Background:
A computed fold for a 72-nucleotide RNA from a Tepidisphaeraceae bacterium, annotated as transfer RNA. Rfam family: tRNA. Rfam classes the family as a transfer RNA.
[in-house]
RNA sequence: GCGGGCGUAACUCAAUGGUAGAGUACCUGCCUUCCAAGCAGGAUGUUGACGGUUCGAGUCCGUUCGCCCGCU
Repeated sequence: GCGGGCGUAACUCAAUGGUAGAGUACCUGCCUUCCAAGCAGGAUGUUGACGGUUCGAGUCCGUUCGCCCGCU
């Protein structure tokens, strides 16, 4: 230099172009003499960045950044 894959909550991952979710973790309450476990509830996102297509984009297209793999 060329080709491919990945990037979404604190972490691990989902999400047919149509309200961005789950588990874990965190916070509050219940339970317990206390802790853990259990039960109930709660908060949390510039979907890496910028632009385009579309009535509507995490998803499609372009550019770009980072990581990984292959080729040279």
The coordinates come from a structure-prediction model, not an experiment, and the mean pLDDT is 81.